The prediction has a mean pLDDT of 80. A computed fold for a 100-nucleotide RNA from an Anaerolineae bacterium, annotated as SAM riboswitch aptamer (S box leader). The source organism's lineage runs through Bacteria, Bacillati, Chloroflexota and Anaerolineae. The model forms 97% of the base pairs in the Rfam consensus. Rfam family: SAM riboswitch aptamer (S box leader). From the family's description: The SAM riboswitch is found upstream of a number of genes which code for proteins involved in methionine or cysteine biosynthesis in Gram-positive bacteria.
RNA sequence: CACUCAUCAUGAGUGGGCGAGAGAACGGCUCGUUGACCCCACAGCAACCCCCGGAGCGCCGGGAAGGUGCCAAAUCCGCCAGAUUUCUGGAAGAUGAGAU
Numbered sequence: 001c002a003c004u005c006a007u008c009a010u011g012a013g014u015g016g017g018c019g020a021g022a023g024a025a026c027g028g029c030u031c032g033u034u035g036a037c038c039c040c041a042c043a044g045c046a047a048c049c050c051c052c053g054g055a056g057c058g059c060c061g062g063g064a065a066g067g068u069g070c071c072a073a074a075u076c077c078g079c080c081a082g083a084u085u086u087c088u089g090g091a092a093g094a095u096g097a098g099a100u
Base pairs, nucleotide, nucleotide: 003098004097005096006095007094008093013042014041015040016039017038021031022030023029026078027077028076044070045069048067049066050063051062052061053060054059075092079090080089081088082087083086
């Protein structure tokens, strides 16, 4: 990188460094020299893996030491199809687990 499955309207920031773009692509809209994005440290959030208990495959309750992840905006919005102004399904994407 490609494959399978699950989840994606909740939640969670300070300090330091750097210095111009960033939010995946495109369009919109937004964030950004009052310093964004990114990196580091320490906090934090969540609970995929994990741990404990119960039930019995698929679940429920609890935990947070460890492996990830995350900490502007619904995955920021859209896009395609169906129903109708808000839903459902899909695509694309992200994360985790698995398999090759």